[in-house]
Context: one part of a larger RNA
RNA sequence: UGACGGGGGCCCGCACAAGCGGCGGAGCAUGCGGAUUAAUUCGAUGCAACGCGAAGAACCUUACCUGGGUUUGACAUGCACAGGACGCCGGCAGAGAUGUCGGUUCCCUUGUGGCCUGUGUGCAGGUGGUGCAUGGCUGUCGUCAGCUCGUGUCGUGAGAUGUUGGGUUAAGUCCCGCAACGAGCGCAACCCUUGUCCUAUGUUGCCAGCGGGUUAUGCCGGGGACUCGUAGGAGACUGCCGGGGUCAACUCGGAGGAAGGUGGGGAUGACGUCAAGUCAGCAUGGCCCUUACAUCCUGGGCUACAAACAUGCUACAAUGGACGGUAGACAGAGGGAACCGAGGCCGCGAGGUGGAGGCAAUCUCAGAAAUCCGUUCUCAGUUCGGAUUGCAGGCUGCAACUCGCCUGCAUGAAGUUGGAAUCGCUAGUAACCGCAGGUCAGCUAAACUGCGGUGAAUCCGUUCCCGGGCAUUGUACA
Numbered sequence: 001u002g003a004c005g006g007g008g009g010c011c012c013g014c015a016c017a018a019g020c021g022g023c024g025g026a027g028c029a030u031g032c033g034g035a036u037u038a039a040u041u042c043g044a045u046g047c048a049a050c051g052c053g054a055a056g057a058a059c060c061u062u063a064c065c066u067g068g069g070u071u072u073g074a075c076a077u078g079c080a081c082a083g084g085a086c087g088c089c090g091g092c093a094g095a096g097a098u099g100u101c102g103g104u105u106c107c108c109u110u111g112u113g114g115c116c117u118g119u120g121u122g123c124a125g126g127u128g129g130u131g132c133a134u135g136g137c138u139g140u141c142g143u144c145a146g147c148u149c150g151u152g153u154c155g156u157g158a159g160a161u162g163u164u165g166g167g168u169u170a171a172g173u174c175c176c177g178c179a180a181c182g183a184g185c186g187c188a189a190c191c192c193u194u195g196u197c198c199u200a201u202g203u204u205g206c207c208a209g210c211g212g213g214u215u216a217u218g219c220c221g222g223g224g225a226c227u228c229g230u231a232g233g234a235g236a237c238u239g240c241c242g243g244g245g246u247c248a249a250c251u252c253g254g255a256g257g258a259a260g261g262u263g264g265g266g267a268u269g270a271c272g273u274c275a276a277g278u279c280a281g282c283a284u285g286g287c288c289c290u291u292a293c294a295u296c297c298u299g300g301g302c303u304a305c306a307a308a309c310a311u312g313c314u315a316c317a318a319u320g321g322a323c324g325g326u327a328g329a330c331a332g333a334g335g336g337a338a339c340c341g342a343g344g345c346c347g348c349g350a351g352g353u354g355g356a357g358g359c360a361a362u363c364u365c366a367g368a369a370a371u372c373c374g375u376u377c378u379c380a381g382u383u384c385g386g387a388u389u390g391c392a393g394g395c396u397g398c399a400a401c402u403c404g405c406c407u408g409c410a411u412g413a414a415g416u417u418g419g420a421a422u423c424g425c426u427a428g429u430a431a432c433c434g435c436a437g438g439u440c441a442g443c444u445a446a447a448c449u450g451c452g453g454u455g456a457a458u459c460c461g462u463u464c465c466c467g468g469g470c471a472u473u474g475u476a477c478a
Stems, first nucleotide, its partner, number of pairs: 001478002003475003007472001009470005015462002019425004026314006034305001042053002064300002067297004073123001077122008087104007106114002125289002128287001130285001134283002136278003139274001141272001146185006152161003165176003191266004196234007206223002210221003237260001240254005316418001320377006327371001334365003339358002344353003384415001389410007431454007
C1' cells in the first nucleotide's frame, strides 16, 4: 500500500421489513447429472452451467455408431504428361454411394489455348488435442461510483498528498475548507423512443360540414377541420413566488403547465477481477492424423429410462366450468411472392376446392382474449381436471416404424393449494389475458423475442440476513 476480520462508524440496493403472486407436492414439456447403449456426438458446472450454444435433431443438419465404398481425394491451386468436352437422357447391377453400357452434345484467334477428365507430383483435408500458447467476442462484480495521470510539496524509501475533512447528491454530483494546482477514463448531458402543442404536407390514411348512392360500408364527388403518418420546431431549466437554510444544496408549500425536480423506458458497461467462457461461429501458434483422426453413402443414434435435480406449462375449481347471445364490443406491434390468401362451395372438424386482391397505411394472415348479458351446474374427484390409451381421419414431406403436428369419437390417471426451504416484483409495475414474429417443408414452441388489453397491494423503517461504496481500526496474510 492492499486484502481480510463472526472490529466499530456512515451510506445504498426488492437486501431485509410491509405486501401481492409463485416454485418446492401432482401430471406433462424441455434441459442437465447419473445409470444404460454399438452410438446415446461435443461444449457449458456456485452466484455468473442446467427452455444454455440450439432463432427449429424424421433424412439432411450431424460432428456419434453399424455396414458398404474412395485415396491428389467432397473443396483450392501450381507443374508435367495423356486424353476428351463437361454435362444431359435412358438401360442394367446395387441399400445407396457408385460401377457399367447405349444415345446425344462445345467455344475456337487452330494453339504448349479455354473448359473438363485421367495419371504422377507439390499439396488438400481434420467439429483431432491444447481457451493454462493466443486474437476477436462474451459473461461477471456493476450502470456499482469509482480508477488514474502531469507538475508541485512531504517522506531516506516503499509511498503519501490531490481523491482526505464539513455538508450535499442517484453520482469523485456540486459547494466550502485544505500543499496543493490542474487534467484524463468513468457519472451526467449529447442519441433513440414515449407523453403535450405548433408549422408544413395529404395517399394507400382521415370524414366535421356540403352533395350523391346503398339493406349496409369513406362507397363516390369532394374536403384538410379532426385522427394519423412523415419532416421541422416549441416545451422543463429548481426557471418563477413564499417559509426555513452562510454557501452548495436540500426540504415544505404554491403558481403556471400535457409533463416537476434524472418526467417514463432504451441504448450506452471506467481501471480492472475471475489463467471465468469460447480452438465446435470465425481467425490462429506450436502438437498430432495423412489408404485415415480425411471423405462419400445406407440405416441407426443425438428422442432410450428405475430413480434424482433445474426451468416452465396445465390444474386442483363457483372471482369457476359448460352452453347460448353475440355487444357479431374494444388493441397494438408484426409477417407476406417457390409467399399471404378474401368472398363462395364441400366437410362435425383438422382440412379440401377454387383463386378476388395484395411486392402491401390499399389486399391478406385476422372476428384478439380476458370482459359483458342470459341459462345451467350446487361443492362432488364432480358438467373440476385433463394425463394415458383405442379407433377413424387431416397436413407437410422422397419418406412420419424407430421419431412430427393437428382433428373427430371413445377412454377419463394423478391432483382437493403443496414439508423444510426458496424466488420474482415499488406503477401502467406485479398479477391475469390474449396477439404477433424469428428459426422453419413440417414441428414436438408449453421456449424465446416483442406487442397491446384489464389492472392492484405495500414501503413504519434500517435492528437483523445478502451484496456493495466511503473513511477508520487490528493483523501470525501478500
Small-subunit ribosomal RNA, 3' major domain from an uncultured Micromonosporaceae bacterium, 478 nucleotides, folded computationally.